[in-house]
RNA sequence: CAGAAUCUGGAGAGCGGCGCGUACAGCGCCCACCGAAGGGGCUAACGGCGCAAUGCCGGAAAAUCUCAGGUGCAGGGACAGAGGGGU
Numbered sequence: 001c002a003g004a005a006u007c008u009g010g011a012g013a014g015c016g017g018c019g020c021g022u023a024c025a026g027c028g029c030c031c032a033c034c035g036a037a038g039g040g041g042c043u044a045a046c047g048g049c050g051c052a053a054u055g056c057c058g059g060a061a062a063a064u065c066u067c068a069g070g071u072g073c074a075g076g077g078a079c080a081g082a083g084g085g086g087u
């Protein structure tokens, strides 16, 4: 500089409707809902331009949107703790 592999913890929201279907909580469509993979937008701090301005540009998030994803269990899962890799 970077925080790898691995381990542990880890939320929310439908047993919705219709159809298909050797029948399976699988697939498609519709409606409703959720935010914590990913993604978009906003702007704060701050930075840059500018003599200066209430100007212009850049600019974060778990807040915002809900495109994607998700709404029994499992899986996934931001993030947190442990862990120790590379130079």
Stems, first nucleotide, its partner, number of pairs: 001086001006082004014031001016030005032071003038067001039065002046058004
Glycine riboswitch aptamer from Vogesella indigofera, 87 nucleotides, folded computationally.
The organism belongs to Vogesella, within Bacteria.
Its Rfam family is "Glycine riboswitch aptamer". Rfam links the family to the GO term glycine biosynthetic process. From the family's description: This family represents the bacterial glycine riboswitch.
Of the family's consensus pairs, 88% are formed in the model.